Model confidence (mean pLDDT): 76 of 100. Predicted 3D model of a 166-nucleotide RNA (Lysine riboswitch aptamer). It matches the Rfam family "Lysine riboswitch aptamer". Gene Ontology term of the family: lysine biosynthetic process. About the family: Riboswitches are metabolite binding domains within certain messenger RNAs that serve as precision sensors for their corresponding targets.
[in-house]
RNA sequence: CGAAAAGAUAGAGGCGCGGCCGACAAGAGUACGCACGUCAAACGCCAGACAGCGUGUGCCGAAAGGGGAAGCCGCCGAGGCGCCGCAUAUGUGUCUGGGUGUGCGGCUGCCGGGCCGGGGGAUAACAUCCGUCGGACUGUCACGGUUGUGGAGCGCUAUCGAAAAG
Numbered sequence: 001c002g003a004a005a006a007g008a009u010a011g012a013g014g015c016g017c018g019g020c021c022g023a024c025a026a027g028a029g030u031a032c033g034c035a036c037g038u039c040a041a042a043c044g045c046c047a048g049a050c051a052g053c054g055u056g057u058g059c060c061g062a063a064a065g066g067g068g069a070a071g072c073c074g075c076c077g078a079g080g081c082g083c084c085g086c087a088u089a090u091g092u093g094u095c096u097g098g099g100u101g102u103g104c105g106g107c108u109g110c111c112g113g114g115c116c117g118g119g120g121g122a123u124a125a126c127a128u129c130c131g132u133c134g135g136a137c138u139g140u141c142a143c144g145g146u147u148g149u150g151g152a153g154c155g156c157u158a159u160c161g162a163a164a165a166g
Base pairs, nucleotide, nucleotide: 001166007160008159009158010157011156014076016075017074018073019072020071024067033059034058035057036056042055043054044053045052046097047096048095049094050093051092079111080110081109082107083106084105085104086103087102088101089100090099112138113137115135116134117133118132120130121129122128140151141150142149143148
């Protein structure tokens, strides 16, 4: 060298992932309240119908849902997301519709990782998130042979598994 597999254990990627807490921004000089004013029309309160309420000026002046630096904790399919179905909650009331949130179930769904940009969607939003297209970067393996090409985490690395004749 022959010599590999299933499986087990450990580990790496880095603006890596999740959770908790949470300064802070936004919500918003909005809503509410108070004072004065106020005919109607029109407009607003997710869309439509009907009803209801409001609208101006001044003073005062929030909160929730949605985000989130730092810190701490747990981790490395970490985890995130999509689609479908059901249930449930929900913007003034009722009905219908839609949107959104939450929970459960399903798919032999998608993604190696973060970053930047374009246009789209959710959202009050220039926050944040989603999906899509493009870009460079980065870890890894294969091919190739000197600097490119391609693949995917069902991956990669180490150890065990693992040893014989020859």
Of the family's consensus pairs, 93% are formed in the model.